[in-house]
RNA sequence: CCUGCUGGUUGGGGGGGCGCCCUGCGAUGAGCGGGGAGGAAAGUCCGGGCUCCAUAGGAGGCUGUGCCAGGUAACGCCUGGGCGCCCGACAGGGCGACGGAAAGUGCCACAGAAACGCAGACCGCCCCACGCGGGCAAGGGUGAAACGGUGCGGUAAGAGCGCACCAGCGUGCGCGCAAGCGCUCGGCUGGGCAAACCCCACAGGGAGCAAGGUCAUAUAGGGAGGGGAUGACGCGCUCCGCCGACCCUCCGGGUCGACCGCUGGAGGCUUCGCGCAAGCGAACGUCCCAGAUAGAUGACCCCCACGAACCGAACCCGGCUUACUCACCAGCAGGCGGG
Repeated sequence: CCUGCUGGUUGGGGGGGCGCCCUGCGAUGAGCGGGGAGGAAAGUCCGGGCUCCAUAGGAGGCUGUGCCAGGUAACGCCUGGGCGCCCGACAGGGCGACGGAAAGUGCCACAGAAACGCAGACCGCCCCACGCGGGCAAGGGUGAAACGGUGCGGUAAGAGCGCACCAGCGUGCGCGCAAGCGCUCGGCUGGGCAAACCCCACAGGGAGCAAGGUCAUAUAGGGAGGGGAUGACGCGCUCCGCCGACCCUCCGGGUCGACCGCUGGAGGCUUCGCGCAAGCGAACGUCCCAGAUAGAUGACCCCCACGAACCGAACCCGGCUUACUCACCAGCAGGCGGG
């Protein structure tokens, strides 16, 4: 330098005047200042905070998660490690319904003699006294799977019967926190399915900011007390009783409305320490960074840059997933060239 892999940064910059939302000073005015979308604000898939409701204790059921260790408020997320399969020449990457089949129950279509039991013999092999006898399972055949595999020895023919290697299971030792890995020894040797029931470990109450709350003479309506006609009823004119449109006072609920919740937080930046990393801690360093409620963040001019996309908050965080622009940086791998 080229090609590739991994991780990260980036998501136009500067100036001007005119508007919009929030906010500080000012007096509520005039005016002067401060702040104003994203890496995904998106999908609303997972986890938490917060709020209200429900809730004696214990056991069980149901649902979810599921290699190991760590991280975290938590997770189905992340980091590191292990095992299996796949892609790549390498660096590296992708996927895993990756707990348990030596607790029990169950299932293994078709084919096949036999498919789950201390199994089985269709063709076949060997021995023989040829019997309706005995010993086998190498080879063939069926099947996804046939009771460890391949080879050599052995034998009447065979057989872990013996041996070598391979696979599995187990023993011992070593390494590792562990998952697991390596070596060693033992002929110990039929499987698969837990995305069948089941067993084990861990976790799990419900609804959601339209949660939930405060104020209150909007209007309308309600309750209590008082007044109450030229009104109604009691034979009802007088008097008395009772009702009573309407008026006054007080009270409670409550919608519109106003306000709280609402944004300062598991917060950002810098430096240092611990850790392989995810991440954690410290300074008492530094910064304040949208908060509307029909919902603001717009359009214009100048300069620079220009291959510039996907797209916009609505209670707040942590993830995952999906969409996407121009470039840049670091590490690693392979190759080429030079000193």
This is a predicted structure of a 339-nucleotide RNA (Bacterial RNase P class A) from an uncultured Armatimonadetes bacterium. Its Rfam family is "Bacterial RNase P class A". Its family is annotated with ribonuclease P activity, tRNA processing and dimeric ribonuclease P complex in the Gene Ontology. Its mean pLDDT, the model's own confidence on a scale to 100, is 79.